RNA sequence: AGAGUUUGAUCAUGGCUCAGAUUGAACGCUGGCGGCAUGCUUUACACAUGCAAGUCGAACGGCAGCACGGGAGCUUGCUCCUGGUGGCGAGUGGCGAACGGGUGAGUAAUAUAUCGGAACAUGUCCUGGAGUGGGGGAUAACGCGUCGAAAGAUGUGCUAAUACCGCAUACGCUCUACGGAGGAAAGUGGGGGACCGCAAGGCCUCACGCUCAAGGAGUGGCCGAUAUCCGAUUAGCUUGUUGGUGGGGUAAAGGCCUACCAAGGCGACGAUCGGUAGCUGGUCUGAGAGGAUGAUCAGCCACACUGGGACUGAGACACGGCCCAGACUCCUACGGGAGGCAGCAGUGGGGAAUUUUGGACAAUGGGCGCAAGCCUGAUCCAGCCAUGCCGCGUGAGUGAAGAAGGCCUUCGGGUUGUAAAGCUCUUUCGGUGGGAACGAAGCGGUUCACGCUAAUACCGUGGACUACUGACGGUACUCACAGAAGAAGCACCGGCUAACUACGUGCCAGCAGCCGCGGUAAUACGUAGGGUGCAGGCGUUAAUCGGAAUUACUGGGCGUAAAGCGUGCGCAGGCGGUUUGUAAAGUCAGAUGUGAAAGCCCCGGGCUCAACCUGGGAAUUGCAUUUGAAACUGGCAAGCUAGAGUGUGGCAGAGGGGGGUGGAAUUCCACGUGUAGCAGUGAAAUGCGUAGAGAUGUGGAGGAACACCGAUGGCGAAGGCAGCCCCCUGGGCUAACACUGACGCUCAGGCACGAAAGCGUGGGGCGCAAACAGGAUUAGAUACCCUGGUAGUCCACGCCCUAAACUAUGUCAACUAGUUGUUGGGAGAGUUAAAUCUCUUAGUAACGCAGCUAACGCGUGAAGUUGACCGCCUGGGGAGUACGGCCGCAAGACUGAAACUCAAAGGAAUUGACGGGGGCCCGCACAAGCGGUGGAGUAUGUGGUUUAAUUCGAUGCAACGCGAAGAACCUUACCUGGCCUUGACAUGUCCGGAAUCCUGCAGAGAUGCGGGAGUGCCUUCGGGAAUCGGAACACAGGUGCUGCAUGGCUGUCGUCAGCUCGUGUCGUGAGAUGUUGGGUUAAGUCCCGCAACGAGCGCAACCCUUGUCCUUAGUUGCCAGCGAGUAAUGUCGGGAACUCUAAGGAGACUGCCGGUGACAAACCGGAGGAAGGUGGGGAUGACGUCAAGUCCUCAUGGCCCUUACGGCCAGGGCUACACACGUACUACAAUGGUCGGUACAGAGGGCUGCGAUGCCGUGAGGUUUAGCGAAUCCUUUAAAGCCGGUCUCAGUUCGGAUCGGGGUCUGCAACUCGACCCCGUGAAGUCGGAGUCGCUAGUAAUCGCAGAUCAGCAACGCUGCGGUGAAUACGUUCCCGGGCCUUGUACACACCGCCCGUC
Repeated sequence: AGAGUUUGAUCAUGGCUCAGAUUGAACGCUGGCGGCAUGCUUUACACAUGCAAGUCGAACGGCAGCACGGGAGCUUGCUCCUGGUGGCGAGUGGCGAACGGGUGAGUAAUAUAUCGGAACAUGUCCUGGAGUGGGGGAUAACGCGUCGAAAGAUGUGCUAAUACCGCAUACGCUCUACGGAGGAAAGUGGGGGACCGCAAGGCCUCACGCUCAAGGAGUGGCCGAUAUCCGAUUAGCUUGUUGGUGGGGUAAAGGCCUACCAAGGCGACGAUCGGUAGCUGGUCUGAGAGGAUGAUCAGCCACACUGGGACUGAGACACGGCCCAGACUCCUACGGGAGGCAGCAGUGGGGAAUUUUGGACAAUGGGCGCAAGCCUGAUCCAGCCAUGCCGCGUGAGUGAAGAAGGCCUUCGGGUUGUAAAGCUCUUUCGGUGGGAACGAAGCGGUUCACGCUAAUACCGUGGACUACUGACGGUACUCACAGAAGAAGCACCGGCUAACUACGUGCCAGCAGCCGCGGUAAUACGUAGGGUGCAGGCGUUAAUCGGAAUUACUGGGCGUAAAGCGUGCGCAGGCGGUUUGUAAAGUCAGAUGUGAAAGCCCCGGGCUCAACCUGGGAAUUGCAUUUGAAACUGGCAAGCUAGAGUGUGGCAGAGGGGGGUGGAAUUCCACGUGUAGCAGUGAAAUGCGUAGAGAUGUGGAGGAACACCGAUGGCGAAGGCAGCCCCCUGGGCUAACACUGACGCUCAGGCACGAAAGCGUGGGGCGCAAACAGGAUUAGAUACCCUGGUAGUCCACGCCCUAAACUAUGUCAACUAGUUGUUGGGAGAGUUAAAUCUCUUAGUAACGCAGCUAACGCGUGAAGUUGACCGCCUGGGGAGUACGGCCGCAAGACUGAAACUCAAAGGAAUUGACGGGGGCCCGCACAAGCGGUGGAGUAUGUGGUUUAAUUCGAUGCAACGCGAAGAACCUUACCUGGCCUUGACAUGUCCGGAAUCCUGCAGAGAUGCGGGAGUGCCUUCGGGAAUCGGAACACAGGUGCUGCAUGGCUGUCGUCAGCUCGUGUCGUGAGAUGUUGGGUUAAGUCCCGCAACGAGCGCAACCCUUGUCCUUAGUUGCCAGCGAGUAAUGUCGGGAACUCUAAGGAGACUGCCGGUGACAAACCGGAGGAAGGUGGGGAUGACGUCAAGUCCUCAUGGCCCUUACGGCCAGGGCUACACACGUACUACAAUGGUCGGUACAGAGGGCUGCGAUGCCGUGAGGUUUAGCGAAUCCUUUAAAGCCGGUCUCAGUUCGGAUCGGGGUCUGCAACUCGACCCCGUGAAGUCGGAGUCGCUAGUAAUCGCAGAUCAGCAACGCUGCGGUGAAUACGUUCCCGGGCCUUGUACACACCGCCCGUC
């Protein structure tokens, strides 16, 4: 000192949360020792029991009990008597009991803190002064009675005092009329020489007492000032109230009380009322200022079961006193009594929670006493509790085979880990046994000196000697002994926040302080291993401060995040120009007093250290008194003119109020002309109109509003203000002078104004128009649109008092670059007058520097830099709601919460995406065309259904003639049944046999049981290689699951033109720029411009093919010329020209010309050329998107099965069939069918093959086998076409489905379930609804041919090949998809979004 959390990301605002410190704590887990400290925070709830205040015989009468002494009796160890002694129950009397101890209920001032004051009291104590003389009468105790259960009461009789009462004396005391009057006392003890006395004693003396008055110390009572919590949703309170006089009362001032008189007193600087609370020193926190708190310790106050009262006393209205009342408890003989733990222990109760019915007066202190001493739950100690703070220990060194075990693993290893074991040491604490304190000095005794005294007595002070006194406690401390021996846990490990893996679980169980984890690979749950942190503790919970500058004095804000009152006037309040003087209130400085001690801080000291204790200092920021200073602020006095105001001249204006008046228009009325519509809408309808509308003309009525001018214009405090004229009136600006002399600024409360709507009363009512009615729209339409229409809108008077009353920006003042427009005034220049220009001032607009701002933006009219004053804000929702108050006729306005709930809500800007936003552009996207599909039949795929099974996958485009380039068995993954279990397949070990071939029986087969043939190759003779069979175990195997764990491959946007990077620059930042702009292109293609300059992946090109030519090479291909031959054919010799084949080249580049364009890029046209602007076609697919598809091609993590989810076999199924969809084929016919004749390809394939020819069959085909591993042979007759014949518009000589019969071929086998042929049969269908698909040229359309797969084939599919060969494109408004720029956004899973309301 900060961090997490709003977003895709960013900045700022803002709340929530965390890390720190602390506690009289509690709870969970754990727990070795010691020191010091703390320990009912809750029921001021109720209390059993014990103890907590007594003491004095040196005040008194005495003697119940104890001890001693004496006496008597006798049964010699007992009884009786005896106050004689020590002492002493009860009693009289004195002092104390008002301290000490507890608690915090009450109390917001009768209190506390600090500082002052005057009108008081004071036992004991101190100082000095005076006195202490002489008498008297009682009464407890006690004795004898009485009453009562008891507590207790009472009668009678005796007795004492330091008890009580007088007399005397009495100053300095009190009263006073100033003459005087009144008022005290007590003795007791010690000692003693002379004198007296029988004795006691007198007497003297000392000590302790007693009385009086004075002073002091300390203590207490009273008064004042200042300070001391929250609420205004508490604004007025007060009648002894405020003051005076007389009287009373008190220790004392005082309405403290009383009578009379006056009418005051307090309050926005918060009275009164309500709530809460003991106050302070201090304590906790904090850098501080502050905030919170008031346990322990200390000071003060208050209280003592609740309420009230006095008595005694120096002191109380009294915790362990009294009286009364009340509640409660106890005793009772029912008549009556007793009690007060908020003393120490302890009990019950309450509660999350707080200790022993302990020891001692040894120390310190207190009461009494001459003293010894007694009493003391004050106190000192001990006990209990990890409640806190502090200290110590649980071992130290060495030790790598890096042991075993655990955990993880890529199986190599890693980690636990020098950790352990082992070896060498030590012994704190604990245990056992010894020794052993300080705290203790006194009082007392003996003695010496001094004082007192007549005194060597007594007593006091000082000195010396000396006896005794310890609860704690045999404790602290110390010595010895043994032995590593007896001693570690708790929380956490996703981020914040130090620390990671495995398994289990599977949005379950659970975690969580905030964000958030968990839906099958969880570092977040649970467990384990490991790690991190702290440690005799660790976590959790609660609470306080901090962080939080998140109430901001120090130290915040208010244009848009929460926040400027709608506006002005203005009392109180706050603030205030300039000069001089004065006094000294504020201010500053010095001194003095006080600010208790303890605590905090500093320096020392004592416990081994520390905590703790202790000495000194500092500090105590404050208050008061006093002395001084005089700058500043305030007061007072006197001036000044720069602020403010007044006067004079001028100016502009929808400023306000009242009165009058004008024209246009709408509507209505009357009349004329005139006829069928008008009106209204996207389209209509309701409505008006033949009873004459609308249109048009004339006249009239009435109300409201003022076109043009008119503007970013003017005026006003704001709301607001608009035809013209008149009257009344406010403010502003300007010019120059004169005057007043700070008269000013702001403003809580207050007062006034305050749009629209609304309310009241009375008018008025043309148009418009909530409500309402009707018509439309719509799924509905209580709306938008239309036709009507009432309040209202207008006027007068009175209310209401709110608006996005906004510049979302309070008022005033000063200062701080400019530029431009415009309005009003002034000065100057200029002009005949203007226009215009320059300067100045007051407004009003647009830009802009510095500066500010989170950014947007503001920017002399500030949101800049400052000053003065006011108002307001403190997370979102609940809510501007409820309650209360106040205002209002009402509607409602003003003031204005809480419970509860969320972790956000909100601002500005960025990048995308989206828009039934805009601009530009492209594509068979539309349009223009051609042909289809959707209707029929069939084929094929899919859905659905069915089934034992109909295996699985693909599902908008981008699944559906798709995986499948070919399911009768096989394939095959599915079903039924029968079988196998190291397995059909791989590797390793062992044993045996070569391998292999032929064959029998059973069985559906797998399989089972047999028979026979055969003995190979290498060898170092041990054996080995390959192969077959068998055994056991490691393992095989899985088309089982997860394509949402993956690789690879593929589809799609899309062959769309895009996607990025480096450096630089801009921005706080996300990001931007580059890539945007002007042109151009098929193209981010190219050119130009530009804070950008370059580069990469894409585009293009390079590759293949096709189109032209050339060169080379000619066999199986070719044949022009030459020769030969044939019925005919490159058939042969030969040729190398041509075609062709297959190698290499050439060619096309906007290269040339003209035009357009910016002297560009490029485009248009042309020439040449086989080909022209990418020549045609193909391959080639950027960054990415769709958790797209595929675990059933393959590979692969994890999970699952293992006599089965593996393997083998037979049969069946994948071919089912009310139905729906996709893709195709064949058709519906004459551009055709059919019959006959006849012409021309290309590209492929072929030995388990293609198969010529001949023969047979109507045909499928059969048979024969020449040729060919192929430019040679075969496939191979290409078809449409062309030439002729026929059919003549029909369900046909169209169409061919379906079915019957008969065959052929393949194959182990065509039943489920093959193809083909022949004969017969001859269905639907006559061009196809809404809709929808393909195609821009060798394309569509149409025609056939070939190949892969393949025994055969359901192929009409797919992939190729050639033949014939069109039509159309004006154009980009619209549909779909895409690209670029821009704009809005509350979307970012991104419009299939988000989100509101009703039910």